[in-house]
Model confidence (mean pLDDT): 88 of 100. The part of an RNA shown here (small-subunit ribosomal RNA, central domain) has 350 nucleotides and comes from a Phycisphaerales bacterium. The organism belongs to Phycisphaerales, within Bacteria.

Context: one part of a larger RNA
RNA sequence: CUGGGCUUAAAGCGCAUGUAGGCGGACCAGCAAGUGUCUUGUGAAAGCCCUCGGCUCAACCGAGGAAUUGCUUGGCAAACUGCUGGUCUUGAGGCAGGUAGAGGCGACUGGAACCUUUGGUGGAGAGGUGAAAUUCGUAGAUAUCAAAGGGAACGCCGGUGGCGAAAGCGGGUCGCUGGGCCUGUCCUGACGCUGAGAUGCGAAAGCGUAGGUAGCGAACGGGAUUAGAUACCCCGGUAGUCUACGCCGUAAACGAUGCGCACUAGGUACGAGAAUCUCUGACGGUUUUCGUGCCGGAGCAAAAGUUUUAAGUGCGCCGCCUGGGGAGUACGGCCGCAAGGCUAAAACUC
Numbered sequence: 001c002u003g004g005g006c007u008u009a010a011a012g013c014g015c016a017u018g019u020a021g022g023c024g025g026a027c028c029a030g031c032a033a034g035u036g037u038c039u040u041g042u043g044a045a046a047g048c049c050c051u052c053g054g055c056u057c058a059a060c061c062g063a064g065g066a067a068u069u070g071c072u073u074g075g076c077a078a079a080c081u082g083c084u085g086g087u088c089u090u091g092a093g094g095c096a097g098g099u100a101g102a103g104g105c106g107a108c109u110g111g112a113a114c115c116u117u118u119g120g121u122g123g124a125g126a127g128g129u130g131a132a133a134u135u136c137g138u139a140g141a142u143a144u145c146a147a148a149g150g151g152a153a154c155g156c157c158g159g160u161g162g163c164g165a166a167a168g169c170g171g172g173u174c175g176c177u178g179g180g181c182c183u184g185u186c187c188u189g190a191c192g193c194u195g196a197g198a199u200g201c202g203a204a205a206g207c208g209u210a211g212g213u214a215g216c217g218a219a220c221g222g223g224a225u226u227a228g229a230u231a232c233c234c235c236g237g238u239a240g241u242c243u244a245c246g247c248c249g250u251a252a253a254c255g256a257u258g259c260g261c262a263c264u265a266g267g268u269a270c271g272a273g274a275a276u277c278u279c280u281g282a283c284g285g286u287u288u289u290c291g292u293g294c295c296g297g298a299g300c301a302a303a304a305g306u307u308u309u310a311a312g313u314g315c316g317c318c319g320c321c322u323g324g325g326g327a328g329u330a331c332g333g334c335c336g337c338a339a340g341g342c343u344a345a346a347a348c349u350c
Stems, first nucleotide, its partner, number of pairs: 004321003007304002012318001014201004021194003025088007033081002035077004041071002049065006091191001092188003095184005103177007110154001114150008125136002162169002206247006215241002220236004258317006266295012299306002323350003332343004
């Protein structure tokens, strides 16, 4: 190289945008680079293979042929690929009219709970646990009423629901803004798919600067438990959790399942539309498009399972795997303030 694979055995980049490249719809005409065929020259000899011959046979040797799959000259062919020109509408995009949604950003705002403060009532406990204690409380706690202040999160609705590329998104109103879906079939006319590098986004924790801090709460202190208890339980509690800006760039970033297109029994539920039928309407039936689930036939699979949302049948492109440990480590390089990240071995050993 050929070949085999990637849900769970090793293996899908966390996700997207997109450069090069690879691949690419229907029809017509031309060219002839690829392609096919004929041909020119070359492809040393020996060897291998075939035929015949010489040593009594064989090994060995001689002669002829074939092969040398390659490069090259010229001609012909035009189906396929390519290139050039033209045409088309089904792929893709646009346009118009609708429509659902926790999609994103900003501002304003609401109620419940909690904490603090002030005041009133009240007067001995409260809290906590398996049981206790640490703790709080006559300087008036717990309980209860009123008021003020504060920060964080949004109960019910809420769903097997929706939206987003993923991460993720949930009180309300307004403003700005991205994408989707449906219907019409008016326009462009292959404008497409994938995507090495690259670029952007990227939970939590962590880092820098400036704020904020109610509750919770690593670390830490104390009380218990215990043989011990650097824990589980309890009382406290700092970073953090929140905001702004800037870093970090990782997760069981999971559907452990890359993206796109086409095809291959059905049943059922839900979400967003459209058409049609029932005189009309609520409602309901039928058909259909997109999405989210469950069940299931064929097929596939080691099985579990999967099954039009494929792990089936095919095509295109990318990424990745190649026994376990050493090791996602060392060294080097790049990135980072740091923590560390990305790339990534070997000796040795089983």